RNAcentral holds the full RNA, with entries from ENA and SILVA. Small-subunit ribosomal RNA, central domain from an uncultured Chlorobiota bacterium, 346 nucleotides, folded computationally. The prediction has a mean pLDDT of 88.

[in-house]
Context: one part of a larger RNA
RNA sequence: CUAGGUGUAAAGGGUGCGCAGGCGGAAUAAUAAGUCGGGGGUUAAAUCCAUGUGCUCAACACAUGACGUGCUUCCGAUACUGUUAUUCUAGAGUGUCGAAGAGGAAGAUGGAAUUUCCGGUGUAACGGUGGAAUGUGUAGAUAUCGGAAAGAACACCAGUGGCGAAGGCAGUCUUCUGGUCGACAACUGACGCUCAGGCACGAAAGCGUGGGGAGCGAACAGGAUUAGAUACCCUGGUAGUCCACGCCGUAAACGAUGAAUACUACAUGUUGGUCAUACGUGAUCAGUGUCGCAGCUAACGCAUUAAGUAUUCCACCUGGGAAGUACGCUCGCAAGAGUGAAACUC
Numbered sequence: 001c002u003a004g005g006u007g008u009a010a011a012g013g014g015u016g017c018g019c020a021g022g023c024g025g026a027a028u029a030a031u032a033a034g035u036c037g038g039g040g041g042u043u044a045a046a047u048c049c050a051u052g053u054g055c056u057c058a059a060c061a062c063a064u065g066a067c068g069u070g071c072u073u074c075c076g077a078u079a080c081u082g083u084u085a086u087u088c089u090a091g092a093g094u095g096u097c098g099a100a101g102a103g104g105a106a107g108a109u110g111g112a113a114u115u116u117c118c119g120g121u122g123u124a125a126c127g128g129u130g131g132a133a134u135g136u137g138u139a140g141a142u143a144u145c146g147g148a149a150a151g152a153a154c155a156c157c158a159g160u161g162g163c164g165a166a167g168g169c170a171g172u173c174u175u176c177u178g179g180u181c182g183a184c185a186a187c188u189g190a191c192g193c194u195c196a197g198g199c200a201c202g203a204a205a206g207c208g209u210g211g212g213g214a215g216c217g218a219a220c221a222g223g224a225u226u227a228g229a230u231a232c233c234c235u236g237g238u239a240g241u242c243c244a245c246g247c248c249g250u251a252a253a254c255g256a257u258g259a260a261u262a263c264u265a266c267a268u269g270u271u272g273g274u275c276a277u278a279c280g281u282g283a284u285c286a287g288u289g290u291c292g293c294a295g296c297u298a299a300c301g302c303a304u305u306a307a308g309u310a311u312u313c314c315a316c317c318u319g320g321g322a323a324g325u326a327c328g329c330u331c332g333c334a335a336g337a338g339u340g341a342a343a344c345u346c
Stems, first nucleotide, its partner, number of pairs: 003318004007300002012314001014201004021194003025088007033081002035077008049065006091191001092188003095184005103177007110154001114150008125136002162169002206247006215241002220236004258313006267290010295302002319346003328339004
């Protein structure tokens, strides 16, 4: 390279948007670029092949013929692909009427709890553990009642419930705002799918500047445990966790399963519509679960939410270690991220 693969063996990019590129619905006509058939030209010589000849044979040499991917040109075919024109509505989009939702941003606001402070009652303990101790407390703690302040998170509802492309999203209300689903079938008329590079988003931790700081809590200190204990347990506690703005760009970013389209038994839950209903329920569309046939799979398992049957496009894999390392380059304030080897070794 061909090929085979990518849930768990190596392998799906964290996610979306999208230029180039690749691929692309139905009908008619034209064209003849791709495609197919035939002819011509060219395809040097040598070589190869066939026949013959010459060295005593052969190798070798010579002669004649044949062959010749491809390129070019002419004639023809027109199913498919392309191109052009016209048309269509099943894809896609728009519209009208409805629907659900922790989708996003900003602002306002509520109660429970916690801690601290003030005051009252009250007295000797509290706290913590396997058991203790460090710690707190007669300068009045813990407990309890009243008041005040602060920050953070939103019990019940709550549900293999909902929404979002993913990350993720949950007290309540208001404003702004994105997407989705159903019914109708009025409009546009293939406007579509995928997407290298690019752009945007992207948990937690971390970084910069300025705030904030109740609880929790890396580091750190002390007490225990232990042979030791730089841990697990306990008492404290700084960064951080929170907010604003700006970076970082990674995760077991997982369904360890790329996106899109079509097709392929059932059964049973559930969410949101619509229709029918004899009000018991049934049908249908879009999600979300469980089970299970055919089929697939090394097995486990998957099974209309496919890992089945096919098509298109992208990404990725090719023995283990060395190594996601070195070097170079790009990005970053840094931490580091991206790209990414080899020697050697088994």